[in-house]
Molecule: Bacterial small signal recognition particle RNA
Organism: Dermabacter sp. HFH0086
RNA sequence: GGCGACUCCCCGCGUGGUGUCAUCCAUCGGAAUCCCCCAGGGCUUGACGGCAGCAAGGGUACGAAGGCUCUGGCAGGUGCGCGGGGAGUCGUUUUA
Numbered sequence: 001g002g003c004g005a006c007u008c009c010c011c012g013c014g015u016g017g018u019g020u021c022a023u024c025c026a027u028c029g030g031a032a033u034c035c036c037c038c039a040g041g042g043c044u045u046g047a048c049g050g051c052a053g054c055a056a057g058g059g060u061a062c063g064a065a066g067g068c069u070c071u072g073g074c075a076g077g078u079g080c081g082c083g084g085g086g087a088g089u090c091g092u093u094u095u096a
Stems, first nucleotide, its partner, number of pairs: 001093016018075005024067002027064003034059003042051003
C1' cells in the first nucleotide's frame, strides 16, 4: 500500500413508528350579510294568477372543544434496510 470484518460519525434514499398541522369524522353554537323555503303583509291583475320578499324554519360559510380509521404536509437525540463519504480497531496479503 491492497483486501476483508467489526464499531462509531456525517450525508442521501426507501420503508415503518412518534409528534404536530391540514383533510376527514361526529358533537355543540351558528350568519343583519350567503343559499333554500317563504306565513302575514306588499306590488301587480277585472279575475285567475304572477312578482319581489321581512319574520319564523332549514342549510351552508364560519367558530368552539374533541377523535386519528383513511389521505397529505412538516419535524426528530426515531427503528430497520440500502448506497456514498470519513475515522478507529482487528485480521490477512504484498513490498522495502